Large-subunit ribosomal RNA, domain VI from a soil metagenome, 251 nucleotides, folded computationally. The RNAcentral record of the full RNA draws on MGnify. Rfam family: Bacterial large subunit ribosomal RNA. The prediction has a mean pLDDT of 89.

Context: one part of a larger RNA
């Protein structure tokens, strides 16, 4: 820009991906074979590698968070803290992100065939799978499975709404499951979108102060405390206000 205004839901021309394979058990120590050995066909189980999704579990990370420790400066001093020192160092660790973790996938059915195996059958009284005709037959091919898909310019279909009494979209704002920016998605008071606030799963691991014990370092009690809580639930306190822009031929 087109698709005769828009919203939602779709069809699928076409395209892409996937298509792997081992071992074991049963059938059966059967068929076969003097024995040694040892099947086809069929049925099941369990792996490898590859691959998709996810974070309940096992782990990793977690410069939010909690705790411990050192030096130094400062808060007048003690106590208690803050800054800096690679996140100062160390021990843990939620959300998120993750693999080595968890769950799933390759299938089944069908069609046309290759080599090959056949039926009927002449040319050529026979024979012959082929010349006419008709079957079987592969991890391969086409479908089947997953994803994209109407710029498929032949631009498809359905429902609903609307053409100035204007559907819808944008801009703007609050944001994240999205993200370099656009875009996408959620929400904008008829509101839980983010922040705040309340409760909490969870993390850390027993705060400060005070009391008691001890000469003291320290210990015990108050106390599973205090602090945190990217997760969950709730709650209009704050901010999503108001305005604005585009917008559908009657040829």
């Nucleotide at each position: 820009c087109g698709u005769u205004g828009a919203u939602u839901c779709u069809u699928g021309a076409g395209g892409a991906g996937a298509u792997u394979u081992g071992u074991u058990u049963c059938u059966a120590g059967u068929a076969c074979g003097a024995g040694a050995g040892g099947a086809c066909c069929g049925a099941a189980a369990u792996g490898a590698a590859c691959u998709g999704a996810c974070c309940u579990c096992u782990g990793g990370u977690c410069u939010g968070u909690c705790g411990g420790c050192u030096g130094u400066u400062c808060c007048g001093c003690c106590a208690g803290g803050a800054g800096c020192a690679u996140u100062g160092c160390c021990g843990a660790g939620u959300a998120g992100c993750u693999a080595u973790g968890u769950c799933g996938g390759g299938a089944a059915c069908g069609g046309a065939u290759a080599a090959c195996c056949g039926c009927u059958g002449a040319a050529a009284g026979c024979a012959u799978c082929u010349a006419a005709g008709c079957g079987g037959g592969a991890a391969g091919c086409c479908a089947a499975c997953u994803c994209c898909a109407a710029g498929a310019u032949a631009a498809g279909g359905a429902a609903u709404c609307g053409u100035u009494u204007g559907a819808g979209a944008c801009c703007c704002g609050u944001g994240g499951g999205a993200g370099a920016u656009g875009a996408c998605c959620a929400c904008g008071u008829u509101g839980a979108u983010a922040g705040g606030c309340g409760c909490u799963a969870g993390g850390u691991g027993g705060a400060a102060g005070c009391a008691c014990c001890g000469c003291a370092a320290g210990g015990u009690g108050u106390u599973g405390a205090g602090c945190c809580g990217a997760g969950g639930c709730g709650u209009a306190c704050u901010a999503a206000u108001c305005c604005g822009u585009c917008g559908a031929c009657a040829g």